[in-house]
Context: one part of a larger RNA
RNA sequence: GGGUAGUUAAGGAACUCGGCAAUUUGACCCCGUAACUUCGGGAUAAGGGGUGCCCGCGCAAGCGGGCCGCAGUGAAUAGGUCCAGGCGACUGUUUAUCAAAAACACAGCUCUCUGCUAAAUCGUAAGAUGAUGUAUAGGGGGUGACGCCUGCCCGGUGCUGGAAGGUUAAGAGGAGGUGUGCAAGCACUCAAUUGAAGCCCCAGUAAACGGCGGCCGUAACUAUAACGGUCCUAAGGUAGCGAAAUUCCUUGUCGGGUAAGUUCCGACCCGCACGAAUGGCGUAACGAUCUGGACGCUGUCUCAACUGCCCGCCCG
Numbered sequence: 001g002g003g004u005a006g007u008u009a010a011g012g013a014a015c016u017c018g019g020c021a022a023u024u025u026g027a028c029c030c031c032g033u034a035a036c037u038u039c040g041g042g043a044u045a046a047g048g049g050g051u052g053c054c055c056g057c058g059c060a061a062g063c064g065g066g067c068c069g070c071a072g073u074g075a076a077u078a079g080g081u082c083c084a085g086g087c088g089a090c091u092g093u094u095u096a097u098c099a100a101a102a103a104c105a106c107a108g109c110u111c112u113c114u115g116c117u118a119a120a121u122c123g124u125a126a127g128a129u130g131a132u133g134u135a136u137a138g139g140g141g142g143u144g145a146c147g148c149c150u151g152c153c154c155g156g157u158g159c160u161g162g163a164a165g166g167u168u169a170a171g172a173g174g175a176g177g178u179g180u181g182c183a184a185g186c187a188c189u190c191a192a193u194u195g196a197a198g199c200c201c202c203a204g205u206a207a208a209c210g211g212c213g214g215c216c217g218u219a220a221c222u223a224u225a226a227c228g229g230u231c232c233u234a235a236g237g238u239a240g241c242g243a244a245a246u247u248c249c250u251u252g253u254c255g256g257g258u259a260a261g262u263u264c265c266g267a268c269c270c271g272c273a274c275g276a277a278u279g280g281c282g283u284a285a286c287g288a289u290c291u292g293g294a295c296g297c298u299g300u301c302u303c304a305a306c307u308g309c310c311c312g313c314c315c316g
Stems, first nucleotide, its partner, number of pairs: 001311008010302002014300001019297001027051005036041001038145001052067006068072001080295007087287002092104002108143007120129003146282004151212003156209002158205005165200003171194002176189005213231005240274001241271001252268005
């Protein structure tokens, strides 16, 4: 000097990106327990009190009396708590060896395919899985408990359907032509016509891929614009939410909390560039999740000191 284990006056997060780390709490019994809630929970909520030994009584729980210590779950093992918000409903799963999460999965919801030698998948095939199942079944896609909901657009792309029409291959067809031949013929070429799917075309379909405007004017203060005009579009963003895991300007503005708050909470709406199963908004419970706050508690700190063990180093 380092590691590890422990103790510390006064203060108590002043440390720090951040209470990281380490304390605090802790068992059992009794009392008591809020918001909210899906009525199950939340909940060991929170917050209090008790706990040894001897004698008597009692089945016991316990009650009465007495005794000792600073201390009685006498050592050890054994939740810190609360408030608010984001995300994800939850229990689960994951990057073996830097990520455990808001990612994946999930029950539920929905679209779609599949009538059985099913669809789908593996295989050249035989065959097998699906399934010794049969649409309350099986495959695929999306969303992701629950509650309230899920608006408009089918112009493009995709998918589904379509009696007509256009285009269209091989094939069919064979007018005509060419070569050769005296000819019969042989060989070559070939128009019309016919001719499937597909594409064009016509419809449907968005919990299919996706998309969801601009400019100008207007109210008797000002400001703003319920209102009007005009251009464009397939249609111009509905409900709800909103400086948000999304807001550039931005530390937006106002309110709250602090002595002081780029974070946080509540509002506002000017949404650079939210928005409805690439789901929207809520939500009790849950979380080694993320964010902000408070109490308790502490060597995190003011500010460092001491001690045990180990290592390094020095001397013998």
Predicted 3D model of a 316-nucleotide part of an RNA (large-subunit ribosomal RNA, domain IV) from an Oscillospiraceae bacterium.
The prediction has a mean pLDDT of 88.